[in-house]
Context: one part of a larger RNA
RNA sequence: UGACGGGGGCCUGCACAAGCGGUGGAGUAUGUGGCUUAAUUCGAUGCAACGCGAAGAACCUUACCUAGCCUUGACAUGCAAAUAGUAGAAGGGUGAAAGCCUGACGAGAUAGCAAUAUCAGUUUGCACAGGUGCUGCAUGGCUGUCGUCAGCUCGUGUCGUGAGAUGUUGGGUUAAGUCCCGCAACGAGCGCAACCCCUUUGUCCUGUUGCCACCCCUUAAAUGGGAGCACUCUGGACAGACUGCCUCGCUUUAACGAGGAGGAAGGUGGGGAUGACGUCAAGUCAGUAUGGCCCUUACGGCUAGGGCUGCACACGUACUACAAUGCCCGGUACAAAGGGAUGCAAGACUGUAAGGUGGAGCAAACCCCCGAAAAUCGGGCCCAGUUCAGAUUGUCGUCUGCAACUCGACGGCAUGAAGCUGGAAUCGCUAGUAAUGGCGCAUCAGCUACGGCGCCGUGAAUACGUUCCCAGGCCUUGUACA
Repeated sequence: UGACGGGGGCCUGCACAAGCGGUGGAGUAUGUGGCUUAAUUCGAUGCAACGCGAAGAACCUUACCUAGCCUUGACAUGCAAAUAGUAGAAGGGUGAAAGCCUGACGAGAUAGCAAUAUCAGUUUGCACAGGUGCUGCAUGGCUGUCGUCAGCUCGUGUCGUGAGAUGUUGGGUUAAGUCCCGCAACGAGCGCAACCCCUUUGUCCUGUUGCCACCCCUUAAAUGGGAGCACUCUGGACAGACUGCCUCGCUUUAACGAGGAGGAAGGUGGGGAUGACGUCAAGUCAGUAUGGCCCUUACGGCUAGGGCUGCACACGUACUACAAUGCCCGGUACAAAGGGAUGCAAGACUGUAAGGUGGAGCAAACCCCCGAAAAUCGGGCCCAGUUCAGAUUGUCGUCUGCAACUCGACGGCAUGAAGCUGGAAUCGCUAGUAAUGGCGCAUCAGCUACGGCGCCGUGAAUACGUUCCCAGGCCUUGUACA
C1' cells in the first nucleotide's frame, strides 16, 4: 500500500421489512445429471451452467455409431508427363446408395494461311489439400460477471531515507469523485451527467393509399361517389423543462432540501442505447482467425441405415390445472405492432372439423394474414373428483414432405389418469409495474414453440423503517496474511 475481520462509523440497493403473485406437491413440455447403449456427437457446471450455443435434430443438418466404398482426394494453387474417339454422355450390369464395371453417340477455346503449339477437361506422379483432432493454462477477436456500482488514474509541485503519501481526506449535499465550502496543493484524463433514439404536449408544413366536420349526389343504410384537409393520423421542422419564478429551511449571500404557482409534462418526466481502471489463468481452438502438437489408403472424403428423441431415478426452467372472482353455450364491443411473391390469400362452394376446391386483390397507410381475447349481456351448472381438470390409450382422418416405423403437427369420435392449493426451503416485482388476457414476428417444407423477441387490452397492493440476512461504496482500526 492492499486484502481480510462472527472490529467500529456513515451510506446505498426489491437486500431485509410491508405487500401481491409464484416455485418446491400433480400431469406434461423442455434442459441437465445419472444410468443404458454399437452410438446415445461436442461444449456450458455456484451466483455468472441447466427453454444455455440450438432464431427449428424425420433425411439433410450431424460433428456420433454400424456397414459399404474413395485415396492428389468434395475444395485451392503450382510443377512434370500422357491424352481425339479426348471432355461429355442416353443406356446397360451390380448395389441400400455412394461407388465400381461398361457404354451407342460425341464436342470446345486462343495464336496461326497451314502443319502445329498452347489451354480447358481427364488420367498418372509429386508438392500439397483436408481434419467440428488436442491445447481457451500459448493466443487474437468477441462475451459474461462484479456493475450503470462511482469509482480508477496522470502531470507538475510539496512531504517522506524509502515503499509511498498528498491531490481523491475533512464540513455539507447529490442518483453520481454531482456540486459548494475549506485545505500544500494546482490542474488534467478515463468514467458520472449531457449530446443520440423512442415516448408524453403544442405550433407550422404535408394530404395519398390516410381522414370525413360542413356541402352535393346516390342508397333501405353507407365513406359508396364527388368536393374538402377542419379533425384523427402519417412524417419533417421548430417550440417546450431550465430549480427559470415564489415561499420556507440550512453555520453561509453557497451547493442543496421541502412546499407552491403556472404547465401536457417538475426537479434525471418515463423507457432504451451507452458498461471506466480492472477481477475471475471466467467462457469460447465447435462461429471465424491463429502458434504449437498430432492424423495422412485416415483422426481426411462419399453413401445408406441408425443415434442425438433411449429410461429405475435426481435437479433446474416453464406450461396446464386443482375450480363458482369459476366452467359451458349463445349474443355483442374495443387494439397495437409486425409479415406477405416458390408469398399473403378475400368473397363463393364444400367438409362436424383439421382441411379441400377455386382464385378476386396485393411487391402493399391501398389487398390479404385479421371478426383480438380477457371485458360485457342473457341462459345453464350448484360444490361433486363434478358440465373441474385434461394426461394416457383406441380408432378414423387432414396437411407438409422422396419419405412421418424408430421420430412430425393438427382435427373428429371414444377413453377420462394424477391433481381438492403443495414440507423444509426458495424466487420475482415499487406503477401503467406486478398480476392477468390475447395478437404478431424470426428460425422454418413441416414441426415436438408451452421457448425466445416484440405489441397492445384490463390493471392492483405495499414501503413504519434500516435492528437483522445478502451485495456494494467511503472513512477508520487490528493483523503472525501478500

The part of an RNA shown here (small-subunit ribosomal RNA, 3' major domain) has 482 nucleotides and comes from a bacterium. The coordinates come from a structure-prediction model, not an experiment, and the mean pLDDT is 84.